[in-house]
RNA sequence: UUCGCUUCAGGUGAUGAGGUCCACCGUUAACCGCCUUCAUGGCUGAUGACUCCUACCCCAAG
Numbered sequence: 001u002u003c004g005c006u007u008c009a010g011g012u013g014a015u016g017a018g019g020u021c022c023a024c025c026g027u028u029a030a031c032c033g034c035c036u037u038c039a040u041g042g043c044u045g046a047u048g049a050c051u052c053c054u055a056c057c058c059c060a061a062g
Base pairs, nucleotide, nucleotide: 010025011024012023013022016053018051019050020049021048033043034042035041
């Protein structure tokens, strides 16, 4: 000096926060849903998974 392996800060997983787990990236990065007549249109979802809080919408009762 080069190559390989391991590990780590940190970040990400289509709408906010917490816990656990998983995956990816680790900086020219990972990631940023679907449909469509491509727009001043439509649809689903607060999770990657489990759990939980909050926000939002509808209905009913008091």

A computed fold for a 62-nucleotide RNA from an Acidobacteriaceae bacterium, annotated as Fluoride riboswitch aptamer (crcB RNA motif). Of the family's consensus pairs, 100% are formed in the model. Lineage of the source: Bacteria > Acidobacteriota > Terriglobia > Terriglobales > Acidobacteriaceae. The sequence was found by an Rfam model in a public genome assembly.